The RNA shown here (transfer RNA) has 73 nucleotides and comes from a Patescibacteria group bacterium. Model confidence (mean pLDDT): 81 of 100. The source organism's lineage runs through Bacteria and Bacteria candidate phyla. Rfam family: tRNA. It is annotated as a transfer RNA. Its family is annotated with triplet codon-amino acid adaptor activity in the Gene Ontology.
RNA sequence: GGGCGCUUAGCUCAGUUGGUAGAGCAUCUCGUUUACACCGAGAGGGUCAGGAGUUCGAGUCUCUUAGCGCCCA
Numbered sequence: 001g002g003g004c005g006c007u008u009a010g011c012u013c014a015g016u017u018g019g020u021a022g023a024g025c026a027u028c029u030c031g032u033u034u035a036c037a038c039c040g041a042g043a044g045g046g047u048c049a050g051g052a053g054u055u056c057g058a059g060u061c062u063c064u065u066a067g068c069g070c071c072c073a
Base pairs, nucleotide, nucleotide: 001072002071003070004069005068006067007066010025011024012023013022019056027043028042029041030040031039049065050064051063052062053061
């Protein structure tokens, strides 16, 4: 230098043919306990890596930038 893949909650990851962004763990609150843990109930937490475009509508499609990984030279 060329090609391919990945980037979504604090962490690990889903997200179908473009149609209201989710799960588990973690955190917080309440219940339970003398207390802690376990368990039960509930809550908060995201501008979906940045930017632009297409569309009535984009996590999803297109372009571009950045980071990480693999392959070729």